[in-house]
RNA sequence: UACUUAUCCAGAGAGGCGGAGGGACUGGCCCUGCGAUGCCCGGCAACCGGUUUGUAGAACACGGUGCUAAUUCCAGCAAAGCGUAGCAGCUUUGAAAGAUGAGAG
Numbered sequence: 001u002a003c004u005u006a007u008c009c010a011g012a013g014a015g016g017c018g019g020a021g022g023g024a025c026u027g028g029c030c031c032u033g034c035g036a037u038g039c040c041c042g043g044c045a046a047c048c049g050g051u052u053u054g055u056a057g058a059a060c061a062c063g064g065u066g067c068u069a070a071u072u073c074c075a076g077c078a079a080a081g082c083g084u085a086g087c088a089g090c091u092u093u094g095a096a097a098g099a100u101g102a103g104a105g
Base pairs, nucleotide, nucleotide: 003103004102005101006100007099008098013041015040016039017038021031022030023029025076026075027074028073042068043067044066047064048063049062050060051059052058053056072097077094078093079092080091081090082089
């Protein structure tokens, strides 16, 4: 890097380092020197492994990941409904794209 599959409306620090950008992409809308991204520590969760038992949609959190602003921040394509003279706009559902785990190549 492409494939399969599960999940994505919950949860997580007034800590240290460090200094300007960040929220995948595009459009919005936001966050940010009252210091972002990042790293460390802390924390959350429990996908895989492990352990335990009262064997369950169980517990623990020891190992491997992951996550730690806003629903995956919202929309981006399609369908249905509402709406309009026609647009616009609104709602719902399903895709797509993306993220993470596990698996197989």